[in-house]
Transfer RNA from a Puniceicoccales bacterium, 72 nucleotides, folded computationally. The RNAcentral record of the sequence draws on ENA. The organism belongs to Puniceicoccales, within Bacteria. It matches the Rfam family "tRNA". Rfam classes the family as a transfer RNA. Model confidence (mean pLDDT): 81 of 100.

RNA sequence: GCUUCCAUAGUUCAACGGACAGAAUGCCGGUCUCCGGAACCGGCGAUUUGGGUUCGAAUCCCAAUGGGAGCG
Numbered sequence: 001g002c003u004u005c006c007a008u009a010g011u012u013c014a015a016c017g018g019a020c021a022g023a024a025u026g027c028c029g030g031u032c033u034c035c036g037g038a039a040c041c042g043g044c045g046a047u048u049u050g051g052g053u054u055c056g057a058a059u060c061c062c063a064a065u066g067g068g069a070g071c072g
Base pairs, nucleotide, nucleotide: 001071002070003069004068005067006066007065010025011024012023013022018055026044027043028042029041030040031039048064049063050062051061052060
């Protein structure tokens, strides 16, 4: 340099082009308890960036950025 794959809560993962982007875990608060780090209840928190297509984009297209793999 070329080809190809990936990028979503702090972390690990979901989400036919259409629901308030969900779950587990984590963190915070509460209940319970001799104590709680266990159990139960509630809350917090995310689509890498910029364009395009579309009535509608996390999802499709283009480019950029970052990471993995292969080739030279």